RNA sequence: AUCAGAUAAAGCUAAACCUGUCGUGAGGCAGGGGCGGAAAACUGCGGGUCUUUUUUAAUGAGACAGCCGGGUUGCCUGA
Repeated sequence: AUCAGAUAAAGCUAAACCUGUCGUGAGGCAGGGGCGGAAAACUGCGGGUCUUUUUUAAUGAGACAGCCGGGUUGCCUGA
């Protein structure tokens, strides 16, 4: 450096749900909680889903990184 590994060890993180708070909303943040994760660390680049403009398209704006793929970085063990 490359490949493999959640059935080793030390660690890390934290679903649903509850409380508070921000937001029109999807959802975010903090505390509790633990379904899970070998990148469930970071990144809206591609796809997708969701919200809003709404009676319905179109157009625009936004959300989801724990939906899939890509990019960047990283612990340990084995080959």